Description
A computed fold for a 94-nucleotide RNA from Syntrophaceae bacterium UBA4810, annotated as c-di-GMP-I riboswitch aptamer. Its Rfam family is "c-di-GMP-I riboswitch aptamer". Its family is annotated with cyclic-di-GMP binding in the Gene Ontology. The source organism's lineage runs through Bacteria, Pseudomonadati, Thermodesulfobacteriota, Syntrophia and Syntrophaceae.
RNA sequence: CAUCGUAAAGAGCAAACCGUUUGAAAAAACGGGUCGCAAAGUUACUGGCCUACGUCUUGGUGUAAGGGGGGGAUAGGGCGGCAGGACUACCGAU
Numbered sequence: 001c002a003u004c005g006u007a008a009a010g011a012g013c014a015a016a017c018c019g020u021u022u023g024a025a026a027a028a029a030c031g032g033g034u035c036g037c038a039a040a041g042u043u044a045c046u047g048g049c050c051u052a053c054g055u056c057u058u059g060g061u062g063u064a065a066g067g068g069g070g071g072g073a074u075a076g077g078g079c080g081g082c083a084g085g086a087c088u089a090c091c092g093a094u
């Protein structure tokens, strides 16, 4: 430096769920927890998935007028523990 994670050892992360906080929601942060993870480290570049505050739209309905609610579309919101790409890295084996 490359490949690998079969064996050993040391370390690391932490799903579901619970609590608190933030958020319109999806979800996130912190604490507990420990299903799993050899990149379950970082990154929304590509695909995918989640949500729809706002915006646009639609057919009704109501009002003096403004409107309220329903359906549909949409990311400026999220998910890296959905995959690919990019970047970085512990221990060991070959």
Stems, first nucleotide, its partner, number of pairs: 002094004012037002017032006035081001041087003045084003048079003053076001054074005061067001